Predicted 3D model of a 170-nucleotide RNA (Lysine riboswitch aptamer) from a mouse gut metagenome. It matches the Rfam family "Lysine riboswitch aptamer". From the family's description: Riboswitches are metabolite binding domains within certain messenger RNAs that serve as precision sensors for their corresponding targets. Of the family's consensus pairs, 100% are formed in the model. The sequence is in RNAcentral, with records from MGnify. Model confidence (mean pLDDT): 77 of 100.
RNA sequence: GAUAGAGGCGCGAUUUUUAAGAGUAUAAUUUCUUUAAAAGUCUUAGUAGUUCAACUAGAAAUUAAAAAGGAAAAAUCGCCGAAAUCAUUUUAGUUUAGCUAAGGAAAUAAAAUGGUUGGUUUAAUGCAAAAUAUGUAUUAAACUGUCACAAUUCUUUGUGGAGUGCUUUC
Numbered sequence: 001g002a003u004a005g006a007g008g009c010g011c012g013a014u015u016u017u018u019a020a021g022a023g024u025a026u027a028a029u030u031u032c033u034u035u036a037a038a039a040g041u042c043u044u045a046g047u048a049g050u051u052c053a054a055c056u057a058g059a060a061a062u063u064a065a066a067a068a069g070g071a072a073a074a075a076u077c078g079c080c081g082a083a084a085u086c087a088u089u090u091u092a093g094u095u096u097a098g099c100u101a102a103g104g105a106a107a108u109a110a111a112a113u114g115g116u117u118g119g120u121u122u123a124a125u126g127c128a129a130a131a132u133a134u135g136u137a138u139u140a141a142a143c144u145g146u147c148a149c150a151a152u153u154c155u156u157u158g159u160g161g162a163g164u165g166c167u168u169u170c
Stems, first nucleotide, its partner, number of pairs: 001170002004167002008080001010079009026064008042103006083117010094106003118144011146161006
């Protein structure tokens, strides 16, 4: 350097079904409230129509009525930095209270660079989420695998390290 592997509720993807999301968002009808300003739930510039009631924003009643992300089970596939996450940069479009343009902000997807984490579980705190589901980050503890060192009642114990590791073969 190449090859083949191990850890275990091991990691990830896809499809189907199911629960929840939710009688929620939303649409229609009716009633009521707010509102006349170049106004409002980002800033700047411009622009439309309306003047007792409109655009906008909100509430109630009736009728109709979703979906996504996330989750569980099964099956299949790819694997053991599997994969997850954080920061920066670039690209893409989306949202941001009448409309247009520019800027700002927010989240999403892909790529590159760098950092952290061997794996699982539990708890606390923070964030995300409709959430007492769940995910994720940090901290602590426990279990477990691997290597080094030391001891040893002879196969166990203790301490420490990290996957750019460990083991097999050439």